Model confidence (mean pLDDT): 84 of 100. This is a predicted structure of a 76-nucleotide RNA (transfer RNA) from an uncultured bacterium. Rfam family: tRNA. The family's RNA type in Rfam is transfer RNA.
[in-house]
This record gives sequence, C1' cells and structure tokens, in this order.
RNA sequence: GCCCCCAUAGUGCAGAGGCCUAGCACACCGCUCUUUCACGGCGGCAGCACGGGUUCGAAUCCCGUUGGGGGUACCA
Repeated sequence: GCCCCCAUAGUGCAGAGGCCUAGCACACCGCUCUUUCACGGCGGCAGCACGGGUUCGAAUCCCGUUGGGGGUACCA
C1' cells in the first nucleotide's frame, strides 16, 4: 500500500428495511422491604462514531471519513 471485520447508554450485549418513541443485564439515582447493611420488589436516568447517498421509510443497505482489530504484499 491492498483486502476483510468491527464501532449501539458508564460497562457488556440484542437488533439483519416498517413490530424501534431502540430492548436486556450490570452499574448509577429515587422509593420500598429490613433493627441496619446486603439481597429482593417498584420506578427513573442515559446511547445508534461522523458526513453524505438510496428509499415512502435506515441502528439496519451503499459511499466516504475517523478510530480499533486481523490478513497479505512489498520493489530495485
């Protein structure tokens, strides 16, 4: 240099064009339970890396950028 894969709350995952106003677990916050703490129960906060495109409709498909991971080739 070329090729492939990945990027979703604080962390780890789900999602495969319309069921997504994006779900789950842990964490965090509040309430509750308990003599207290923990556990448990109820509720809440917060996210699609960025910019374009396709489409009636994009987290999802395409292109580019950025970052990360892997593979491969160098030439005289």